[in-house]
RNA sequence: CACUGACAAAGCCAAACCACGAGCAAUCGUGGGACGGAAAGCUACGGGUCCCCAAGGGACAGCCGAGUUGCCAGA
Numbered sequence: 001c002a003c004u005g006a007c008a009a010a011g012c013c014a015a016a017c018c019a020c021g022a023g024c025a026a027u028c029g030u031g032g033g034a035c036g037g038a039a040a041g042c043u044a045c046g047g048g049u050c051c052c053c054a055a056g057g058g059a060c061a062g063c064c065g066a067g068u069u070g071c072c073a074g075a
Base pairs, nucleotide, nucleotide: 003074004073005072012037013036017032018031019030020029021028022027035062041068042067043066045065046064047063048060049059050058051057052056
């Protein structure tokens, strides 16, 4: 450095739902809360799904693929 995620260790993130707020909406933010996650860190590039004032614009990275960054360990 690549690969793998067995055995550990330190931790990390946070579904549904609830409260408040933003948005036409999808959805998002903050707090609570944990279904789960070895990238459930980031990126809207490809596919897909969702929303709309539907020529077009927007959302989802915890839908799949891809790119990129990172902790520990070495069966």

A computed fold for a 75-nucleotide RNA from an uncultured Desulfobacteraceae bacterium, annotated as c-di-GMP-I riboswitch aptamer.
The prediction has a mean pLDDT of 91.